Transfer RNA from a Burkholderiales bacterium, 73 nucleotides, folded computationally. The organism belongs to Burkholderiales, within Bacteria. Its Rfam family is "tRNA". The sequence was found in a public genome assembly.

RNA sequence: GCCCUGGUAGCUCAGUGGAUAGAGCAGUCCCCUCCUAAGGGACAGGUCGGACGUUCGAUUCGUCUCCAGGGCG
Repeated sequence: GCCCUGGUAGCUCAGUGGAUAGAGCAGUCCCCUCCUAAGGGACAGGUCGGACGUUCGAUUCGUCUCCAGGGCG
C1' cells in the first nucleotide's frame, strides 16, 4: 500500500430498509425467605464509532474517515 471482518445499553451479543432498537449478565426497587443465596416481578440504562449521500423512510444500502483484529505484498 491492497483486501477482509468487526464497532449497537456498564459488559457479552442479537437485529438487518418501516413500528416504541432487543436479550442475557450487571444496576435500582419490590415479592418470597428467620437471614443469605436461589427464584419471581417491575424500573432505569442507547446521538446503533463519526460525517456525507441514496431513499417517502437508514442501525441496515453507498462513499469517506476513525478505532480494533486478521490476510497478502